Predicted 3D model of a 74-nucleotide RNA (transfer RNA) from a Candidatus Woesearchaeota archaeon.
RNA sequence: GGGGCUGUAGUGUAACUUGGUUAUCACCCAUGGUUCGGGGCCAUGUAAUCGGAGUUCAAAUCUUCGCAGCCCCA
Repeated sequence: GGGGCUGUAGUGUAACUUGGUUAUCACCCAUGGUUCGGGGCCAUGUAAUCGGAGUUCAAAUCUUCGCAGCCCCA
């Protein structure tokens, strides 16, 4: 220098094929209940689509330019 793959809460992960509800679930965390207290269990809650641009009524999803990581070629 060329090519491919990946990027979503603090962590992991679903939704991408077929664009469409308030973006899913688990762990963590917070509050409450249970307990003499803790743990466990139960209920509720907070927090996310790597960045810009484009297409579209509508973009996590499609297109494009970047950024980061991994792999292959030179």
It matches the Rfam family "tRNA". The family's RNA type in Rfam is transfer RNA. Rfam describes the family as follows. Transfer RNA (tRNA) molecules are approximately 80 nucleotides in length. Model confidence (mean pLDDT): 81 of 100. The source organism's lineage runs through Archaea, Nanobdellati and Candidatus Woesearchaeota. The sequence is in RNAcentral, with records from ENA and Rfam.